TPP riboswitch aptamer (THI element) from Ornatilinea apprima, 108 nucleotides, folded computationally. RNAcentral holds the sequence, with entries from Rfam and Ribocentre. Its mean pLDDT, the model's own confidence on a scale to 100, is 77.
[in-house]
RNA sequence: AAUUCAACAUCGGGGAGACUGACAACAGGCUGAGAGGAGAGCAAAGGCUCUCGACCCGCAUUACCUGAUCCGGAUUAUGCCGGCGGAGGGAAAAUACGAAUUUAUUCG
Numbered sequence: 001a002a003u004u005c006a007a008c009a010u011c012g013g014g015g016a017g018a019c020u021g022a023c024a025a026c027a028g029g030c031u032g033a034g035a036g037g038a039g040a041g042c043a044a045a046g047g048c049u050c051u052c053g054a055c056c057c058g059c060a061u062u063a064c065c066u067g068a069u070c071c072g073g074a075u076u077a078u079g080c081c082g083g084c085g086g087a088g089g090g091a092a093a094a095u096a097c098g099a100a101u102u103u104a105u106u107c108g
Stems, first nucleotide, its partner, number of pairs: 001102005010092001011058004017030001019028003037052006064089003070083004
C1' cells in the first nucleotide's frame, strides 16, 4: 500500500409456546438466544393493543413469517426433533476497535 473479515454505536426487523397445580392472579418444571420484565390504554373478561427493556437478527443455505388445522418421529404436552428448506417472502449504509493474507521499502 492492496485485498478480505469485522466489534461498538446509530437506525431498523422479529418472536414470546405447550403442560401441571386449578377457572384466573401466582407458582412449578420442558425446550430454547429469548417463553412477557416494567409502564400505559381499551374492554369488563380474566382478553387485546401500544411504548420501553431483555434476547435474536438486518441481503441472508441459522432472526422471523408463509406453506401449516402440513408430513414422519418423540413427548404429559408443544415447531420438542427432523422433513418441507440451497423453497417463496423478509429489516441498513457508512465508518471502523480489532484480525488475517500478499507485495514493496527500511532496520537488525